[in-house]
Molecule: small-subunit ribosomal RNA
Organism: Phragmites australis
RNA sequence: AGAGUUCGAUCCUGGCUUAGGAUGAAUGCUAGAGGCAUGCUUAACACAUGCAAGUCGAACGGGAAGUGGUGUUUCCAGUGGCGAACGGGUGAGUAAUGUGUAAGAACCAGCCCUUGGGAGGGGAACAACAACUGGAAACGGUUGCAAAUACCCCGUAGGCUGAGGAGCAAAAGGAGAAAUCCACCCAAGGAGGGGCUCACAUCUGAUUAGCUAGUUGGUGAGGCAAUAUCUUACCAAGGCGAUGAUCAGUAGCUGGUCCGAGGGGAUGAUCAACCACACUGGGACUGAGACACGGCCUAGACUCCUACGGGAGGCAGCAGUGGGGAAUUUUCCGCAAUGGGCAAAAGCCUGACGGAGCAAUGCCGUGUGGAGGUAGAAGGCCUACGAGUCGUCAACAUCUUUUCUCGGAGAAGAAACAAUGACGGUAUCUACGGAAUAAGCAUCGGCUAACUCUGUGCCAGCAACCGCGGUACGACAGAGGAUGCAAGCGUUAUCCGGAAUGAUUUGGCGUAAAGCGUCUGUAGGUGGCUUUUCAAGUCCGCCAUCAAAUCCCAGGGCUCAACCCUGGACAGGCGGUGGAAACUACCAAGCUAGAGUAUGGUAGGGUCAGAGGGAAUUUCCGGUGGAGCGGUGAAAUGCAUUGAGAUCGGAAAGAACACCAAUGGAGAAAGCACUCUGCUGGGUCGACACUGACACUGAUAGACGAAAGCUAGGGGAGCAAAUGGGACUAGAGACCCGAGUAGUCCUAGCCAUAAACGAUGGAUACUAGGUGCUGUGCGACUCGACCCGUGCAGUGUUGUAGCUAACGUGUUAAGUAUCCCGCCUGGGGAGUACGUUCGCAAGAAUGAAACUCAAAGGAAUUGACGGGGGCCCACACAAGCGGUGGAGCAUGUGGUUUUAUUUGAUGCAAAGCAAAGAACCUUACCAGGUAUUGACAUGCCGCGAAUCCUCUUGAAAGAGAGGGGUGCCCUUGGGAACACGGACACAGGUGGUGCAUGGCUGUUGUCAGCUCAUGCCGUAAGGUGUUGGGUUAAGUCUCACAACGAGCGCAACCCUAUGAGUUUGGAACCCUGAACAGACCGUCGGUGUUAAGCCGAAGGAAGGAGAGGAUGAGGCCAAGUCAUCAUGCCCCUUAUGCCCUAGGCGACACACGUGCUACAAUGGGCCGGACAAAGGGUCGCGAUCUCGCGAGGGUGAGCUAACUCCAAAAACCCGUCCUCAAUUCGGAUUGCAAGCUGCAACUCGCCUGCAUGAAGUAGGAAUUGCUAGUAAUCAUCUGUCAGCCAUACGGCGGUGAAUCUGUUCCCGGGCCCUGUACACACCGCCUGUCACACUAUAGGAGCUAGCUAGGUUUGAAGUCAUUACCCUUAAGUGUAAGGAGGGGGAUGCCCAAGGCUAUGCUUGCAACUGGAGUGAAGUCAUAACAAGGUAGCCAUACUGGAAGAUGCAGCUG
Repeated sequence: AGAGUUCGAUCCUGGCUUAGGAUGAAUGCUAGAGGCAUGCUUAACACAUGCAAGUCGAACGGGAAGUGGUGUUUCCAGUGGCGAACGGGUGAGUAAUGUGUAAGAACCAGCCCUUGGGAGGGGAACAACAACUGGAAACGGUUGCAAAUACCCCGUAGGCUGAGGAGCAAAAGGAGAAAUCCACCCAAGGAGGGGCUCACAUCUGAUUAGCUAGUUGGUGAGGCAAUAUCUUACCAAGGCGAUGAUCAGUAGCUGGUCCGAGGGGAUGAUCAACCACACUGGGACUGAGACACGGCCUAGACUCCUACGGGAGGCAGCAGUGGGGAAUUUUCCGCAAUGGGCAAAAGCCUGACGGAGCAAUGCCGUGUGGAGGUAGAAGGCCUACGAGUCGUCAACAUCUUUUCUCGGAGAAGAAACAAUGACGGUAUCUACGGAAUAAGCAUCGGCUAACUCUGUGCCAGCAACCGCGGUACGACAGAGGAUGCAAGCGUUAUCCGGAAUGAUUUGGCGUAAAGCGUCUGUAGGUGGCUUUUCAAGUCCGCCAUCAAAUCCCAGGGCUCAACCCUGGACAGGCGGUGGAAACUACCAAGCUAGAGUAUGGUAGGGUCAGAGGGAAUUUCCGGUGGAGCGGUGAAAUGCAUUGAGAUCGGAAAGAACACCAAUGGAGAAAGCACUCUGCUGGGUCGACACUGACACUGAUAGACGAAAGCUAGGGGAGCAAAUGGGACUAGAGACCCGAGUAGUCCUAGCCAUAAACGAUGGAUACUAGGUGCUGUGCGACUCGACCCGUGCAGUGUUGUAGCUAACGUGUUAAGUAUCCCGCCUGGGGAGUACGUUCGCAAGAAUGAAACUCAAAGGAAUUGACGGGGGCCCACACAAGCGGUGGAGCAUGUGGUUUUAUUUGAUGCAAAGCAAAGAACCUUACCAGGUAUUGACAUGCCGCGAAUCCUCUUGAAAGAGAGGGGUGCCCUUGGGAACACGGACACAGGUGGUGCAUGGCUGUUGUCAGCUCAUGCCGUAAGGUGUUGGGUUAAGUCUCACAACGAGCGCAACCCUAUGAGUUUGGAACCCUGAACAGACCGUCGGUGUUAAGCCGAAGGAAGGAGAGGAUGAGGCCAAGUCAUCAUGCCCCUUAUGCCCUAGGCGACACACGUGCUACAAUGGGCCGGACAAAGGGUCGCGAUCUCGCGAGGGUGAGCUAACUCCAAAAACCCGUCCUCAAUUCGGAUUGCAAGCUGCAACUCGCCUGCAUGAAGUAGGAAUUGCUAGUAAUCAUCUGUCAGCCAUACGGCGGUGAAUCUGUUCCCGGGCCCUGUACACACCGCCUGUCACACUAUAGGAGCUAGCUAGGUUUGAAGUCAUUACCCUUAAGUGUAAGGAGGGGGAUGCCCAAGGCUAUGCUUGCAACUGGAGUGAAGUCAUAACAAGGUAGCCAUACUGGAAGAUGCAGCUG
């Protein structure tokens, strides 16, 4: 410090994810020992049991124990004092009665300290106790005795009330032999503590905007320790609030803690400070202090006891239990230390505290051994079988002992003599023993360090993100190996970081999300020049404070560290004080450059109102006229003989204003256009008189605001949503046509939205130019108008720097700066829901969440595509000739059939294809019969040479029997070749996968393309070169050019045609073989840019590539082939391998492809006659002669081929018959009889003779080949092959045409431009309804729970007040009665919890309803992306199954 992820690739925007650190954690696997910390985050849920606050006999009376008695000692219920308001727990409540920081004045004060003074004299009771007595208990009642540091009175000091006067008002003793000490009272001060007030700071929501009646202030009174509406009576009507009151939600606050470079974000466990609470609500009492955790009263809920009458209780103290929960410990030891309470003290109490126990919960350090050791052991894994790796690892030999076992010694912590240690026989030291007791977890596709094998086969599973898995998974599971961390390691959760992803530091808003539709203007923010005052902001110095702990620095102590101790300190905040005066603000005085007023010109569709005008359209009236008009891609509906359309004249109505017109004008925008008149707003220019900062922006607010729409009243020519009619169509709720209503127009009023756009807020200043236009000045020149130069205001275009992701922008900024406002923060859900405001309504404004995805998006690039454009080519079309498609047959395919009809090939680019030849074989298929190391290869053992012959059985394979034969080499053991038998390794497979592959091939296409190096341009993908003007068959050549060169392709090199010479063949011609020559736009003319080239001519055998062939760039189609071959993996192994026989590959309602023969007279039959080329032949071709009607048979000359044979060429020519018909055309089919090949001709061959004589009379839609020795037509030959289903394939020659000098159209291809939401690339992408499943959500009759303002009622306990009903009178008063006083009761105010009523808010459930989201393959259409086939989109209205369609206005994206 970054990284992954949108795309074919790129840059950007933007979200999601990740690497780091942390935790009071939890969980999975694992675990040696130790130190220091930490340990109910959930139910402020309920609690059994024990303990957690007592102490003082030196305040008091007394009791008990003990003793024989006195004295003494110890313990104790009660009175009394002090404490129990501390310490300990928890965080429910609380958004300020709190906390933090900094101040303040009207206070209190037990214990402690200091100072001053004092304590004189009296008195009456109540507990305990005793007696009687109630009650189950808790707990009492009556009578009597009697003490005090308990209580009361008087006196005095002293204090308070303005003064006088008057009133009020203290005290206590105890211990000691004593000194004295400890207590007590009053007053003043202090320390520490507490109460109160104020300023600032302190979470979220405006879908909470108004709140408040003791409320705000005053006066009187009351009350308090004290101020105060704290309380009350009266008076006034205030107080708070967009700088967010009130309301709602959430929350203890802080020092600090975690993260971050910092700004800052999150958090508030342990420790410390403050606050609040103590079962829930209310209340007071006591006291210095409480409205009191282990006190009281009362109401409520809950639990327990009960004799049913009544009582008791409060772990959010320490342990512990149940419950809840993912989850959090022992019912331990001790007061030894530190601290607290009481006491004069000893001391007692202390679950505070000190310790131990449990838990890897965290942090820290330590160990599980060290150094040697290659036969690189065994074994594992892997392998290319050679090896490699685990790996010096182990074994082995040697060394050490932290830790461990056992034995011995043994602390500090204890505080000035002594005594006192829970921890603890602990820490620590030491001796013996022995490598002994001690390593796991996660990961290994990228991010991210670390790779292979096996299994599995979109299954099982993994995964933070991207994604992996469909038979070769480095991603699943296991194994080996490796990497990382280590007594831990992973996962999960949460926080910060990365995230500049809320941007002060530090972001944006033309097109990515984002400028309000426009203006006016309030608060607010900001503000020109000069001088003065002041010191609020600002700056500087000093003072005080921000507790301690923490963090940081230095030092020290535990062996180190964590941890602990000591000291020091920065920065920042608030406050005080002293200074400075530049800047900002304030005060005061000026200025004129901003702004404005007055004045003189000036342009204009600026606004409102009124008046007038012509062209056109429609309708009506009249004339002429007579058959169609109208409309469309083509039609029809429609109009028309009741006279349309056309034409002429007249009349009426409403709406809109041609030309001028523009890149022009004015307006804030919306918007504004015939002409004239009236009223009126703003701009601008000139001169320069006046005011003197009066300015800019602008939340809330106000005004205007296209079209559509709404209300009321008019108006209504044309146009035209809706509607119905005609077409198109699969349908057509559309596009097209013919009608047509709201509406469009006017008046008055609503609505408030648009792609309301420059998708660009307003203002000011600055920063190169060029060139137009509008308005208005000046200069110069002119008689004048132009032209020319120059200024201001506006409006265009081009462009530098700069900016920008790019596109682009560029003095009219999207540049450089300042000020103010508005807005944005991933896509969808959604501009939706709910709430509120506005509206007559339609709706507008404001405006979420759940859920879901990892993208959505911008600009540009390369392709591909377009029912986009341009240029060019090709038997592509056109012009021609001949065919196919119809018939019969041949052949191939599909389909069907079959035991099998083996398999492959399937648009072009499969189908007379693999197959250059299926009767057996081939053969891969089927049926049946056999054998199992095998038909074939290698290795081992045994035996025999091998080869050969005969017989039996069988369909054959095979099985059995017999005979013959002894070879070659040799070291005499044996060996080589061959055959047989045996066992094991293995053979074998035309079995699968061409989507695992190699090789080969097809196709685009013989189309002209495909690339590279260097340079240049661009952030980059990429571009340039390769584009442009010409030209070519050609990226062929040329010219231009930020390109210059090069490679693979094109062309050429090869064969053939020509010539002459040479060779062979007896020889001329001819032919053949080899080698050479020849053709290059070379020459001439024209044209073209003096180019490349094109056109024409000459010469020549051949002329513009002479003809033909071989030759096939880079890519595309997962094209074809595992059945030519090779090959990975999988599968079979007495069978999916091998052998044999018979069958099948040849089937046949049908469909398709390729061909042959024909339909006839340009012909057919017959007779006669002529002319080739190229091939093949010894297991062969076979002459001649002879037999047969013939196929053929017999014979066998010649030929190993320029010699011989196949071999006859046929069409053609001459002559003759047929005479237009299913024929003397055509030959299918069938019968009989022969021939040939071959073991074999039935399934299933070819040929011959005789007989038979089918369809077919030129072939619908459609479709194919061909541009010259070509098409057409005629024979001929080879290969394969015993023979042949060959009409096929491949050659060879004979005869020998027609048409095209064009590119409009169809198919295909190439180049350039363009659009794109496509990139699996249009067989693309993609929208909506409907159906199904799941999910969350809104509404919902209602039900339910909680909180709550208010009203009313009842009103416990209690303070305060009142009362004189009852009781009491001990202290003080009075002679007494009595009174003051006290207690109870009652009453009043206030008030908790209840009851009734009821407001608002929130939660949960809900029949049913609505849309939304998600989903591997559902239905209907095809709206969008290309001109997406009707350009699209925005607002609005109507309408339709649905996307949508149409109207009106707007935008160009």